[in-house]
RNA sequence: GGAGGACGCUGGGUCGCCGCGGCGCGCAAGCGCUGAGGAACGUCCGGGCUCCAUUGGGCAGGGUGCAGGAUAACGUCCUGUCGGGGCAACUCGAAGGAAAGUGCCACAGAAACAAACCGCCUGCGCGCGUCGUCGAAGGGUGACGCGCGCCGGUAAGGGUGAAAUCGUGCGGUAAGAGCGCACGGCGUUCCACGGUGACGUGGACGCGGGUAAACCCCACCCGGAGCAAGACCGCUCGAUUUCCGAAAGGACCGCCUGCCCGGCGGAACGAGCACAUGUCGCACCGAGCCCGGUCGUGAGGCCGGUCCCAGAGAGAUGGCGACUACCGCCCUGAGCUUGUCGAGGGGCGGAACAGAAUCCGGCGUACAGGCGUCCUCCGCGC
Numbered sequence: 001g002g003a004g005g006a007c008g009c010u011g012g013g014u015c016g017c018c019g020c021g022g023c024g025c026g027c028a029a030g031c032g033c034u035g036a037g038g039a040a041c042g043u044c045c046g047g048g049c050u051c052c053a054u055u056g057g058g059c060a061g062g063g064u065g066c067a068g069g070a071u072a073a074c075g076u077c078c079u080g081u082c083g084g085g086g087c088a089a090c091u092c093g094a095a096g097g098a099a100a101g102u103g104c105c106a107c108a109g110a111a112a113c114a115a116a117c118c119g120c121c122u123g124c125g126c127g128c129g130u131c132g133u134c135g136a137a138g139g140g141u142g143a144c145g146c147g148c149g150c151c152g153g154u155a156a157g158g159g160u161g162a163a164a165u166c167g168u169g170c171g172g173u174a175a176g177a178g179c180g181c182a183c184g185g186c187g188u189u190c191c192a193c194g195g196u197g198a199c200g201u202g203g204a205c206g207c208g209g210g211u212a213a214a215c216c217c218c219a220c221c222c223g224g225a226g227c228a229a230g231a232c233c234g235c236u237c238g239a240u241u242u243c244c245g246a247a248a249g250g251a252c253c254g255c256c257u258g259c260c261c262g263g264c265g266g267a268a269c270g271a272g273c274a275c276a277u278g279u280c281g282c283a284c285c286g287a288g289c290c291c292g293g294u295c296g297u298g299a300g301g302c303c304g305g306u307c308c309c310a311g312a313g314a315g316a317u318g319g320c321g322a323c324u325a326c327c328g329c330c331c332u333g334a335g336c337u338u339g340u341c342g343a344g345g346g347g348c349g350g351a352a353c354a355g356a357a358u359c360c361g362g363c364g365u366a367c368a369g370g371c372g373u374c375c376u377c378c379g380c381g382c
Base pairs, nucleotide, nucleotide: 001378002377003376004375005374006373007372008371009370010369012324013323014322015321016320017319018318020035021034022033023032024031025030037353041364042363044362045361046360047359048358049226050225051224052223056261057260058259059258061222062221063220064219065218066080067079068078069077070076081095082093083092084091085090096217097216101215102214103211104210105209117158118157119154120153121152123150124149125148126147127146128145129144130143131142132141133140134139166184167183168182169181170180171179185207186206187205188204190203191202192201193200194199230280231279232278234273235272236271237270238269242251243250244249252266253265254264255263256262288307290305291304292303293302294301295300326350327349328348329347330346331345332344335341336339
C1' cells in the first nucleotide's frame, strides 16, 4: 500500500414563529417539565401478566436433537467436539438412531439387498492350419495356434450410472477374488489410555451401499386462550334449579378451550338485549436503562451508585424560516516534502431504513453517509 474477516458507535444540531399529547401549578388567562427505534418492522420463538381454575394423570398433538454451561425461559446465547467451505482470520451445519421395523434409489445397466452384456480361464465336442511321428498312400496320432459351440469357474479388466463386492500396490491363482501382505479409508454393541462429556490416540476385529429435510424408533420438554386477555355496572331466556333416594349420593345439565379418567359446580355455563361502547387494565418496581468494582476463557453472576426516560384510544411528538454539522461534485488555493499532497474560501446538490399501542428477552429482515477497535493474507521498504 492492497485484499479480506469479526465486532461496536452514530445516523443530525441551534434559534425564532405557529400548532399538538401527557403530567404539575393556577379562579382564569397562562406558566413549567416532558414526548418515537436501533430496528418501534416480521409475528418467527420464549416469557412476565390475565382468565379458564380447584387438584392431577393418560392419550392425541406439538417442539427440540453433538457435549458442557448461561438464562425467567427459548428453537436464543457462550465455550468446546465432529463434519463441510476457505491459504488464513473465520464461517456454515436439519449434528440422536440404518445393528427394531417398513419404504424409496427413476432412466441407463447383467445387476441397486442382487446378478453376468462384453470379456478371461479349465474341461469336452467340431472344423482349419503348422511342426514332429507311424504308414507305399488314403489316413492315424502328439504338441501348439486360430475359429465356433456346450457345461463349469470368475467378478480383477471394459461398458452403464449419482452410487455397483472399500481404494492403491505387490504376491498368489487355471483365470480371478481381502485369497494373503503393506499403506490408506470406513465401521464396531470390543479392549487400553486421556477427557465431566461430546470425543481423541493406539490396538483388535470386520468391510455388499445410500436415504430418517421418508414413515418410524429413542431421549428430553410442553395445559389452553390471549390486553380485542380480563376487572368494575344490569335484565331476560334455557330450569321463578328437573328426577330417584331418609340421607350420603346417583342420574341429568354445565366447565376444566381435542378426547378419556378424575375433579369442581347446580345458572357457577350458554345465548340475547341494554348500559357507556364508559372507567380501570395503562406505564415508577420494570427478568429497568446507565456508571463503577469484582468473579468467570465466555455467555453472564454478585456488590455499590445515579436516574425515571411517551402513554394515545382513530390514535399526539408536526409545519415554516434562518444558521450550522456531515457527504458528494466543481472553482480557487496559503503552505511545503513540488505531489494522484493540500489548510482556508466560494458555488451547486444530497441527507438512509423507517414510526410506539400490554410489557420484556431473543432471532430474522431493511438501512444513504460517517467513525472506531481487533484479527488474517499478499506485496514493498527499513